[in-house]
This is a predicted structure of a 711-nucleotide part of an RNA (large-subunit ribosomal RNA, domain II) from Caldiplasma sukawensis.
NCBI's taxonomy places the organism under Archaea, Methanobacteriati, Thermoplasmata, Thermoplasmatales, Caldiplasma.
The coordinates come from a structure-prediction model, not an experiment, and the mean pLDDT is 82.
It matches the Rfam family "Archaeal large subunit ribosomal RNA". Gene Ontology terms of the family: ribosome and structural constituent of ribosome.
Context: one part of a larger RNA
RNA sequence: CCCAGGGAGUUUCGUCGAAUGGCGAGGUUAACACUUAUGAGUGGUAGCCGUAGCGAAAGCAAGUAUGCGCACAGAAAUGGAGGCAUCGCGUAAUAAAUGCGUUUAGUCAUUCGAGGAAGACCCGAAUCCGGUCGAUCUACGCCUGAGUCGGUUGAAGCUAAGUGAAAACUUGGUGGAGGACCUAACCAGUUCUGAUGUGCAAAUCGUUUGGAUAACUUGGGUGUAGGGGUUAAAGGCUAAUCUAGGCCGGUAAUAGCGGGUUCCCCCCGAUACUACCCGCAGGUAGACCUCUGCAGAGAUUUUUGGCGAGGUAGAGCGACCAAAUAGUUGGUUAGCAGGAGAAAUCUUGCGCCGACUUACUGAACUCCGAACUUGUCAAAAUCGUAGAAGCAGGGUGCUAGGGUGCAGGGAUAAGCUCUGUACCCGUGAAGGGAACAUCCUAGACGAGGGUUAAGGUCCCUAAAAUUGACUAAGUGCAAAUCAAAGAGGUUUAUGGCCUAAGACAGUGUGGAGGUAGGCUUAGAAGCAGCCAUCCUUUAAAGAGUGCGUAACAGCUCACUCACCGAGGCUAUAUGCCUCGAAGAUGGAAGGGGCUAAAGUCAAUUACCGAGACCUUCGAGCACCGAAAGGUGAUCUGGUAGGGGGGCGUGCCAUUUGGACAGAAGUUUCUUCGAGAGGAGGAAUGGACCGAAUGGUAUCGCGGAUCUUGGG
Numbered sequence: 001c002c003c004a005g006g007g008a009g010u011u012u013c014g015u016c017g018a019a020u021g022g023c024g025a026g027g028u029u030a031a032c033a034c035u036u037a038u039g040a041g042u043g044g045u046a047g048c049c050g051u052a053g054c055g056a057a058a059g060c061a062a063g064u065a066u067g068c069g070c071a072c073a074g075a076a077a078u079g080g081a082g083g084c085a086u087c088g089c090g091u092a093a094u095a096a097a098u099g100c101g102u103u104u105a106g107u108c109a110u111u112c113g114a115g116g117a118a119g120a121c122c123c124g125a126a127u128c129c130g131g132u133c134g135a136u137c138u139a140c141g142c143c144u145g146a147g148u149c150g151g152u153u154g155a156a157g158c159u160a161a162g163u164g165a166a167a168a169c170u171u172g173g174u175g176g177a178g179g180a181c182c183u184a185a186c187c188a189g190u191u192c193u194g195a196u197g198u199g200c201a202a203a204u205c206g207u208u209u210g211g212a213u214a215a216c217u218u219g220g221g222u223g224u225a226g227g228g229g230u231u232a233a234a235g236g237c238u239a240a241u242c243u244a245g246g247c248c249g250g251u252a253a254u255a256g257c258g259g260g261u262u263c264c265c266c267c268c269g270a271u272a273c274u275a276c277c278c279g280c281a282g283g284u285a286g287a288c289c290u291c292u293g294c295a296g297a298g299a300u301u302u303u304u305g306g307c308g309a310g311g312u313a314g315a316g317c318g319a320c321c322a323a324a325u326a327g328u329u330g331g332u333u334a335g336c337a338g339g340a341g342a343a344a345u346c347u348u349g350c351g352c353c354g355a356c357u358u359a360c361u362g363a364a365c366u367c368c369g370a371a372c373u374u375g376u377c378a379a380a381a382u383c384g385u386a387g388a389a390g391c392a393g394g395g396u397g398c399u400a401g402g403g404u405g406c407a408g409g410g411a412u413a414a415g416c417u418c419u420g421u422a423c424c425c426g427u428g429a430a431g432g433g434a435a436c437a438u439c440c441u442a443g444a445c446g447a448g449g450g451u452u453a454a455g456g457u458c459c460c461u462a463a464a465a466u467u468g469a470c471u472a473a474g475u476g477c478a479a480a481u482c483a484a485a486g487a488g489g490u491u492u493a494u495g496g497c498c499u500a501a502g503a504c505a506g507u508g509u510g511g512a513g514g515u516a517g518g519c520u521u522a523g524a525a526g527c528a529g530c531c532a533u534c535c536u537u538u539a540a541a542g543a544g545u546g547c548g549u550a551a552c553a554g555c556u557c558a559c560u561c562a563c564c565g566a567g568g569c570u571a572u573a574u575g576c577c578u579c580g581a582a583g584a585u586g587g588a589a590g591g592g593g594c595u596a597a598a599g600u601c602a603a604u605u606a607c608c609g610a611g612a613c614c615u616u617c618g619a620g621c622a623c624c625g626a627a628a629g630g631u632g633a634u635c636u637g638g639u640a641g642g643g644g645g646g647c648g649u650g651c652c653a654u655u656u657g658g659a660c661a662g663a664a665g666u667u668u669c670u671u672c673g674a675g676a677g678g679a680g681g682a683a684u685g686g687a688c689c690g691a692a693u694g695g696u697a698u699c700g701c702g703g704a705u706c707u708u709g710g711g
Base pairs, nucleotide, nucleotide: 001711002710003709004708005707006706011118012117013116015114016113017112018111019110020109021108022107023106026049027048028047032043033042034041035040053060054059063087065086066085067084068083072079073078088102089101090100091099092098121260122259123258124257128250129249130248131247132246133245139224140223141222142221143220144219145218146217147216148214150182151181152180153178157174158173159172160171161170162169163168186211187210188209192206194205195204226242228238229237230236263646264645265644266643267642268641273286274285275284276283277282288397289395290394291393292392293391294390298383299382300381302380303379304378305377306376307375308374309373310372314368315366316365321362322361326357327356328355329354330353331352332351335350336349337348338347339346340345401425402424403423404422405421406420407419408418409417410416430441431440432439445618446617447616448615449614450613451612455608456607457606458592459591460590464605465604466603467602468601469600470599476594477593486579487578488577489576490575492573493572494571495570496569497568498567506563507562508561510559512536513535514534517531518530519529542557546555547554619636620635621632622631623630624629647700649697650696651695652694653693654692655691656690657689658688665684666683667682668681669680670679671678672677
């Protein structure tokens, strides 16, 4: 992983609600007794609920009044069950006011839906407590035994010789001490962080290493027991278990957490918001959803208009508050600093207060001020007696949301975060976007045919052509998925200037004299620098555009003429394109590939293209109808969830059937139903099995690291 069997909202009590049934101002028995004998029947009136309320209590103690009016009846007037309103009445110290009650419906049972107490849909902790069993592992103690090759070092003591007055010392021997040294057995377990790592092994193997006469190692016996032991102390060890052992029990501990929770169809269909809670993985209440009932006429998130509300965007500030630019001018000597003067005083700058010109900011500024939002009224439109809005009650789910567009706050920014609003995903299929929850089209009852949407029409791949431009970069062929300052190519538009009295470019000629202008300077001659920048000859030529020299020289330009013969120069915009332009395996417009495109811009006409729209047939649902049948402009996507109707399984009762001329079961074929499922044939099998109605339940499996067995 597969197959088969098992496997999860149950039962009891009391509470609330609905449906059905019995009886009804009443309803009903419990224990128990008798009879009967799996059922049940008869009795049993204690008790409970209701029939009267109000008041803390003492206590007191209530209408079939009047009107409106839905359904309904009626030709109509009208009547009018339920319903509503008004007036009375009871009670609370009671007059008013106010509260509650009052013109009558309950109760018992069954079934279903909920919530409560219980294990309470199933499975799942680590825990806590009690009682017991363990020291054959291991820790430590005690008793009694055992083990330690070989080599090295050479303490004390003793002795010999020598020296010394002596104490004693020196040297040689002898001796054999030591938590001494090296190294086996033995014990340990340092390094390779080696091997192994479904192992040889739930701690091993190899190498290397520590101790190895001692606080050594070890056999046997024995003691200490769980908040206890033992510990040269690591929270170590206490039988592969230790920051409190194992086993059994309390026990189905508890779990706001995780996983699972079994047949079908039909109708509706959410929420990720608000408030509170030691609340933040959860609850409770409201909102939102669903179902039922009551009631009986209006409802509206739409549009327009009238009358109102508002202070945002913007704008403005010489209209306030606050902030804030550059000047001119007047005043202020009750402010500060400086100057003149013996002083009075004068004067300069700053400051302060005005005026004028200029510039100008603000979420917590406003003399102003939209779009827009909103209150109310009216009209339109839509919905509503086939019952809207509203009200009451039963049942939930939800309370971690997300994206896009628009408008914002916080942030350098983010697939960031916090809001508002609309739509979408969530709970939404289908077509397009290469692929792609939320981007575009569009809301899928079933089957067939046609037409379109978005998007496309060279091939992959359904469908295309024409016209006019641009681009040369494979730019591009990319809606979202977009690069700047700056520089360039080309297109187009609009200006200005020159031009057959010859432009622009090119080629040829000239480009001079006063003069090397003056000053400066070592020098300064057009060309380091400063000042000035005239005159002459001329077709034209600057007291000189650039290069150059130490300074000159030299080259060149402006300017002129000749040749040539038609447009040229320049400015500002502009479409497309280029550079600017950097990312990690080897490249991506989806690919092939594409250049008067299969790119971009502008335009035209066709076509393709969805479950959309139209149409034919059918089904369901809602409503009308006695039925047959009919209507549906607006119905039939759907998670959590609410409601409704069915299929199948085991068993029971009643009724009624089948079966050895072949039951159930199994295999296979055919067929019916929207589906759960049903029916029939054949083979096998060899003895029981159905249908209808009613009832009942250990009633439906693919999942739970589910459980048992098999593979």